[in-house]
Context: one part of a larger RNA
RNA sequence: CUGGGCGUAAAGGGCGCGUAGGCGGUUGAAUAAGUGGUAGGUGAAAGCCCCGGGCUUAACCUGGGAAGUGCCUAUCAAACUGUUUGACUGGAGUGCAGGAGAGGGCGGUAGAAUUUCCGGUGUAGCGGUGAAAUGCGUAGAGAUCGGAAGGAAUGCCGGUGGCGAAGGCGACUGCCUGGCCUGACACUGACGCUGAGGCGCGAGAGCGUGGGGAGCGAACAGGAUUAGAUACCCUGGUAGUCCACGCUGUAAACGAUGAAGACUAGAUGUAGGUGGGGGAACCCAUCUGUAUCGAAGCUAACGCGAUAAGUCUUCCGCCUGGGAAGUACGGCCGCAAGGUUGAAACUC
Numbered sequence: 001c002u003g004g005g006c007g008u009a010a011a012g013g014g015c016g017c018g019u020a021g022g023c024g025g026u027u028g029a030a031u032a033a034g035u036g037g038u039a040g041g042u043g044a045a046a047g048c049c050c051c052g053g054g055c056u057u058a059a060c061c062u063g064g065g066a067a068g069u070g071c072c073u074a075u076c077a078a079a080c081u082g083u084u085u086g087a088c089u090g091g092a093g094u095g096c097a098g099g100a101g102a103g104g105g106c107g108g109u110a111g112a113a114u115u116u117c118c119g120g121u122g123u124a125g126c127g128g129u130g131a132a133a134u135g136c137g138u139a140g141a142g143a144u145c146g147g148a149a150g151g152a153a154u155g156c157c158g159g160u161g162g163c164g165a166a167g168g169c170g171a172c173u174g175c176c177u178g179g180c181c182u183g184a185c186a187c188u189g190a191c192g193c194u195g196a197g198g199c200g201c202g203a204g205a206g207c208g209u210g211g212g213g214a215g216c217g218a219a220c221a222g223g224a225u226u227a228g229a230u231a232c233c234c235u236g237g238u239a240g241u242c243c244a245c246g247c248u249g250u251a252a253a254c255g256a257u258g259a260a261g262a263c264u265a266g267a268u269g270u271a272g273g274u275g276g277g278g279g280a281a282c283c284c285a286u287c288u289g290u291a292u293c294g295a296a297g298c299u300a301a302c303g304c305g306a307u308a309a310g311u312c313u314u315c316c317g318c319c320u321g322g323g324a325a326g327u328a329c330g331g332c333c334g335c336a337a338g339g340u341u342g343a344a345a346c347u348c
Base pairs, nucleotide, nucleotide: 003320004319005318006317007302008301012316014201015200016199017198021194022193023192025088026087027086028085029084030083031082033081034080035077036076037075038074039073040072041071042070049065050064051063052062053061054060091191092188093187094186095185096183097182098181099180103177104176105175106174107173108172109171110154115149116148117147118146119145120144121143125136126135162169163168206247207246208245209244210243211242215241216240220236221235222234223233258315259314260313261312262311263310266293267292268291269290270289271288272287273286274285275284276283277282297304298303321348322347323346330341331340332339333338
């Protein structure tokens, strides 16, 4: 380079925005760069290939042809691609009217519960386990009633329910704000798709500075268990978990399934709309999402099956036997932890 692949065998980038690039709807005209035809020039000789000739043959030598897939010039064609120009509305977008939602940010508020403190009642236990013990308690615990403080999380509703690009998002409420769906018209007129680099977002843990600290709880201490027990169980408990700002940039970041578009039987449930039937329950039609089962087809099988892993197109990422190894070295990034890019010897 070519090929075959990427749900589970190696392989989809964690997710978006977007630069270059690649690709790109319908129709008219022009052009002739790509494209195709014709002609001319060139493509040295030798060699290779074909047909002959010369050494007794061959190697070797030699004549002619072909080839030299290419390049240049001229000319013709105009379907397709490109370019220029005109038009269109189906792709894309804007306006209008409705709609659902834990989408995001900032602020305020509420109730239940745990804990601690204060006070009352009250007395000998409480707690914990397989059983115990450490622990707490006559300096009055646990239980119970009243009050106060403080932090974190929001029961029921709650649902293979909803929203978000992903990570993710769940009390109520105010402000600011993104996206989505539906309906009927009007408008712009290909404005589109993808996206190497780049930029941004990115659970948890971790790091820096300052706060906060109820519960939980790495580390740690003690009690048990055990042959031992640096564990599982128990009593405590520091970082952390929470907030603000900054960093880190990873994950079984999973649907282990990249994005966009077109086409290809159905059935059932569910969420949000719209239209119709007298129409709240019900039914019919339709759009968008979500889930189960399935025709054809696909698949090594499992399974997938209009939310495809079916049939196709465009663009990106990635794989190429196992180990060594996501290691070493170097580069880049980071305060560090480390991240990213990423081998080889050797070995099977």